Description
The RNA shown here (transfer RNA) has 73 nucleotides and comes from Trichonephila clavata. It matches the Rfam family "tRNA". Rfam classes the family as a transfer RNA. The organism belongs to Trichonephila, within Eukaryota.
RNA sequence: GUCCAUGUAGAGCAAUGGAUAGCACGUUGGGCUUCUAACCCAAAGGUCGUGGGUUUGAAUCCCACCUGGAAUG
Numbered sequence: 001g002u003c004c005a006u007g008u009a010g011a012g013c014a015a016u017g018g019a020u021a022g023c024a025c026g027u028u029g030g031g032c033u034u035c036u037a038a039c040c041c042a043a044a045g046g047u048c049g050u051g052g053g054u055u056u057g058a059a060u061c062c063c064a065c066c067u068g069g070a071a072u073g
Base pairs, nucleotide, nucleotide: 001072002071004069007066010025012023013022018056027043028042029041030040031039049065050064051063052062053061
């Protein structure tokens, strides 16, 4: 350089154009316990990488760029 795929909560991952973007872990608060762990309940936490486009409607489709990767030269 060419080509492929990745980017979503603190970290790991779902969501095949339509409901308030979810799951388990973690964090915080409460319960339970003599205390801790485990267990139970609840809560907080998201400009869906950035900017445009298509569409009644975009995390999802298209384009460009950026990040970190794989293949190839």